[in-house]
RNA sequence: GCCGGCUUAGCUCAGCGGCAGAGCAGCUGUUUCGUAAACAGCAGGCCGUCGGUUCGAAUCCGACAGCCGGCU
Numbered sequence: 001g002c003c004g005g006c007u008u009a010g011c012u013c014a015g016c017g018g019c020a021g022a023g024c025a026g027c028u029g030u031u032u033c034g035u036a037a038a039c040a041g042c043a044g045g046c047c048g049u050c051g052g053u054u055c056g057a058a059u060c061c062g063a064c065a066g067c068c069g070g071c072u
Stems, first nucleotide, its partner, number of pairs: 001071007010024004018055001026042005048064005
């Protein structure tokens, strides 16, 4: 220098045009002499950034940034 993949909650990941979700972690409650476990509930996100397409974008297109891999 060229090519490809990834970027969504604290962590690991779903979601592939019309409400942003799960597990774990966190917080509260129930239970227990107490802890853990179990059960019930709560909170946590301008979906990497900037533009474009569209009535409507996490989702499609482009540029840029970061990370990973391959080629030279």
Source information
The prediction has a mean pLDDT of 83. The RNA shown here (transfer RNA) has 72 nucleotides and comes from a Candidatus Nealsonbacteria bacterium. Rfam family: tRNA. The family's RNA type in Rfam is transfer RNA.